A computed fold for a 72-nucleotide RNA from a Chloroflexota bacterium, annotated as transfer RNA. Taxonomically the source falls in Chloroflexota (Bacteria, Bacillati). The coordinates come from a structure-prediction model, not an experiment, and the mean pLDDT is 81. Rfam family: tRNA. Gene Ontology term of the family: triplet codon-amino acid adaptor activity. From the family's description: Transfer RNA (tRNA) molecules are approximately 80 nucleotides in length. Rfam classes the family as a transfer RNA.

RNA sequence: GCGCGCAUAGCUCAGUGGUAGAGCGCCGCCUUUACACGGCGGUAGUCGGGGGUUCAAAUCCCUCUGCGCGUA
Numbered sequence: 001g002c003g004c005g006c007a008u009a010g011c012u013c014a015g016u017g018g019u020a021g022a023g024c025g026c027c028g029c030c031u032u033u034a035c036a037c038g039g040c041g042g043u044a045g046u047c048g049g050g051g052g053u054u055c056a057a058a059u060c061c062c063u064c065u066g067c068g069c070g071u072a
Base pairs, nucleotide, nucleotide: 001071002070003069004068005067006066007065010024011023012022013021018055025043026042027041028040029039030038048064049063050062051061052060
C1' cells in the first nucleotide's frame, strides 16, 4: 500500500430500518449488634466525527479518525 473486521452506559457486550437494552459496577433503602450475602429501588449513552438514502438510521451507503487481523 491492498483486503477484512471492530468503535453502543464507568467496564464487558447485545440490539441488522420503527421506544436504545442486559450483566457487572456505583448510590439509597430493607435485613444484621456490625460486615458480608440476599431483597427492593435508583444511576448512566451527541450509539467514534461528518455527509447521504429513507416517512423513519445504532442499523443501509460514502468519507474521515482510532484500534485489531491478514497479505507483499